[in-house]
């Protein structure tokens, strides 16, 4: 440098749920809490998934419905890039 990950060592992160705050929502922040994770640290390039405020269409008007991301999910996958320890 590269591939790889235990039956090691030192550690790290933190699902669901609860409280509270932000957001139209999806979801996110903080605290508690651990289902799990060898990158479950970073960052939306690609695909996928979630939501639909706004916009457009629809409906006799309303109510309602449909489509749509500029909003999200990195703990959905691939790619990018950084890193501890061990083994080849």
């Nucleotide at each position: 440098g590269u591939c790889u990950g235990a039956u090691a060592a030192a550690g790290g992160c933190a699902a669901a749920c609860c409280a509270u705050c932000c957001a139209a929502a999806a979801g996110g922040g903080u605290g508690g809490g651990a289902c799990g994770c060898a990158a479950a640290a970073c960052a939306u390039c690609u695909g996928g998934c979630c939501u639909a405020a706004g916009u457009u269409c629809u409906u006799u008007u309303c109510a309602g419905g449909a489509a749509u991301a500029u909003g999200g999910c990195a703990g959905c996958a691939g790619a990018g890039a950084u890193a501890c320890c061990g083994g080849g």
Predicted 3D model of an 88-nucleotide RNA (c-di-GMP-I riboswitch aptamer) from an uncultured Desulfobacteraceae bacterium. Its mean pLDDT, the model's own confidence on a scale to 100, is 86. Of the family's consensus pairs, 95% are formed in the model.